[in-house]
C1' cells in the first nucleotide's frame, strides 16, 4: 500500500425483511436474614465509533472517515 472483518449500556454480546434498542454480569433500591452471602422483586444506565446520503421511517441500506484485528504484498 491492497483486501476482509469488528465497532451497540461499565464489561461480554443479541438485534431476522428497514418500523418505539434488548439479554447476561456488574451498579442502585427494597424484601428476606440477628448480620453477611445467596435468593426474589424493582430501578437506573445508550445520540448504536464519527460525518453525510437514500427513505414517511436507518443499529440495519449506500458513500466517506476513524480505531482495532486478520490476511496479502
Nucleotide at each position: 500500500g491492497c483486501u476482509a472483518g469488528u465497532g451497540u449500556a461499565g464489561c461480554a454480546c443479541a438485534g431476522u425483511c428497514g418500523g418505539u434498542a434488548g439479554u447476561g454480569c456488574a451498579g442502585c433500591u427494597g424484601a428476606u436474614u440477628c448480620g453477611u452471602a445467596a435468593u426474589c422483586a424493582g430501578c437506573a444506565g445508550g445520540u448504536c465509533g464519527a460525518a453525510a446520503g437514500u427513505u414517511c421511517g436507518a443499529g440495519u441500506c449506500u458513500u466517506u472517515u476513524c480505531a482495532c484485528u486478520a490476511g496479502c504484498u
Transfer RNA from a Clostridia bacterium, 73 nucleotides, folded computationally. Model confidence (mean pLDDT): 82 of 100. Its Rfam family is "tRNA". It is annotated as a transfer RNA. Rfam's curators write: Transfer RNA (tRNA) molecules are approximately 80 nucleotides in length.